[in-house]
RNA sequence: UAGAAAUACGGGCAAAGCUGAUGAAAAUCAGUGACGCAAAGCUAAAGGGGCUAAGAUACUUGAGUAAGGUAUUAUGCCAGCCAGUUGCCUUU
Repeated sequence: UAGAAAUACGGGCAAAGCUGAUGAAAAUCAGUGACGCAAAGCUAAAGGGGCUAAGAUACUUGAGUAAGGUAUUAUGCCAGCCAGUUGCCUUU
């Protein structure tokens, strides 16, 4: 210097829940709180997978130009699902 491994020191991140805000929702942000994580850093159409369905389309209920229901649809969302990529310290 390069690669692999992970039990250490010093540290880092922060699940669920609760509070407030945003959003149609999924979910996100902030505070609180720690379940856990050796990448729980980054990457979301242009790797896979998952969630939601406002709008749109079709069908349907209905007296109906009301209202409702069902199905399809994401460049809307999830990186703490897999994956890709980058990387600190110590020891072997």
The RNA shown here (c-di-GMP-I riboswitch aptamer) has 92 nucleotides and comes from Paenibacillus zeisoli. NCBI's taxonomy places the organism under Bacteria, Bacillota, Bacilli, Paenibacillaceae, Paenibacillus. Rfam family: c-di-GMP-I riboswitch aptamer. From the family's description: GEMM was predicted in a large-scale screen for bacterial structured RNA regulatory elements. Genes associated with GEMM are involved in a diverse array of functions, including chemotaxis regulation, signal transduction, secretion and chitin. The sequence is in RNAcentral, with records from Rfam.